RNA sequence: GGAGCAGGCCGGACGAUCGCCGGGCCUUAUUCAGGCUCGGAGGAAAGUCCGAACACCACAGGGCAGGGUGCUCCAUAACGUGGAGUCACGGCAACGUGAAGGCAAGUGCAACAGAAAGCAAACCGCCUCGCGUUGGGCGAGGUAAGGGUGAAACGGUGCGGUAAGAGCGCACCAGUUCUUCGGGUGACCGGAGAAGCUGGGUAAACCCCACCCGGUGCAAGACCAAAUAGGGGGGUGUUUGAGCGCGGCCCGCGCGAGCCCCCGGGUAGGUCGCUUGAGGUGUCGGGCAACCGGCGCCCUAGAUGAAUGAUCGUCGUUCCGGCGGCGGGCAAUCGCCCCGGAAAACAGAAUUCGGCUUAUGGCCUGCUUCGGCC
RNA sequence: GCGCCUGUAGCUCAGCUGGAUAGAGCAACGGACUUCUAAUCCGUAGGUCGCAGGUUCGAGUCCUGCCAGGCGUGCCA
Repeated sequence: GGAGCAGGCCGGACGAUCGCCGGGCCUUAUUCAGGCUCGGAGGAAAGUCCGAACACCACAGGGCAGGGUGCUCCAUAACGUGGAGUCACGGCAACGUGAAGGCAAGUGCAACAGAAAGCAAACCGCCUCGCGUUGGGCGAGGUAAGGGUGAAACGGUGCGGUAAGAGCGCACCAGUUCUUCGGGUGACCGGAGAAGCUGGGUAAACCCCACCCGGUGCAAGACCAAAUAGGGGGGUGUUUGAGCGCGGCCCGCGCGAGCCCCCGGGUAGGUCGCUUGAGGUGUCGGGCAACCGGCGCCCUAGAUGAAUGAUCGUCGUUCCGGCGGCGGGCAAUCGCCCCGGAAAACAGAAUUCGGCUUAUGGCCUGCUUCGGCC
Repeated sequence: GCGCCUGUAGCUCAGCUGGAUAGAGCAACGGACUUCUAAUCCGUAGGUCGCAGGUUCGAGUCCUGCCAGGCGUGCCA
């Protein structure tokens, strides 16, 4: 220097001007309005994929159905999340990935090719026997060592054995099951012995096993409470005329069976829920770590068609340019300074937390491997 | 907020319980027929099966995570 792996951090700072939302105080007799002051998005606020808190509804207890999870230990309020490990696979490596319980419970599936694809199977080949005859012929049987097919053909190598073969027998190797010893909390690892035991794949196929799960979601839910309509109760009135209209009153005229009061429920609307919380941060201690504990400090949006913005200046960051300057090095080249120009993403709370996933601008650190030069 | 569906050729859709060349109609292109065009007939090309990863011998189909589009529903009496 090239290629790569893992992890961490930041998400511009300050000032001025003009605006937006909310709280408090003041002005005027309130509303409106104005003034002062304080506060005002994120690492993902996003997707709504998991898990909870909270609220209401349902609920003796148990089971079925349905859904989810699935190596071990730990962490946590909980989780399908995280940490540390085990095993398998990929990578030269750093490291990464894994729905890694069970097809030696049952059922099913496997196109094409191939003789045969599931308590195996005889196409060629090999061997034996019979017939026939000299043409490498036909038939019966044995054989999974060899050929060929396939993603996959029922352990591998060698010796013995046999008509030819075969775990048929033996030795070694690989695996499985059982017994046992040692290490580990455990998954598991290492060793010894026995059994020819060799039982294929697929459960992100049905299924079996173990564990977990009631439903709805802040439009949850609680409270206050118009107009109109309807419900209940009381009063009054129906040629003995309530009430209404004819601008206020009386008369008069017309219409006329309702009218008035109270109570409770719900709607519109409003208030609460609504932000102090499994909170943040500094330090000390425990733990490999996730995380936990002690002490100190801090309060950090609560809007409801929904605010947090714009412009300018200075500084900072990165990039580009300079036949710029200084320094290190043998060199490739690297670092710092100066001048000019440019750029800054993804995206925005809506009950609140813990995670996951996705989008996105940059900076830093550690490690692996390859190459060059000295 | 909650529940659900769809994505396959330029367009509209098939593709069953995974199986090997992913098809059909219309459209496009070439040829035939016709004086020419349309219609008709014959042929041809055209696909990241929305994207990425996984399971499997094998994935359009199964699983997981994303992306895009669409639908339904909500209170009280």
Two RNAs folded together computationally: RNase P RNA and transfer RNA, 451 nucleotides in total. It holds a member of the Rfam family "Bacterial RNase P class A". About the family: Ribonuclease P (RNase P) is a ubiquitous endoribonuclease, found in archaea, bacteria and eukarya as well as chloroplasts and mitochondria. The coordinates come from a structure-prediction model, not an experiment, and the mean pLDDT is 77.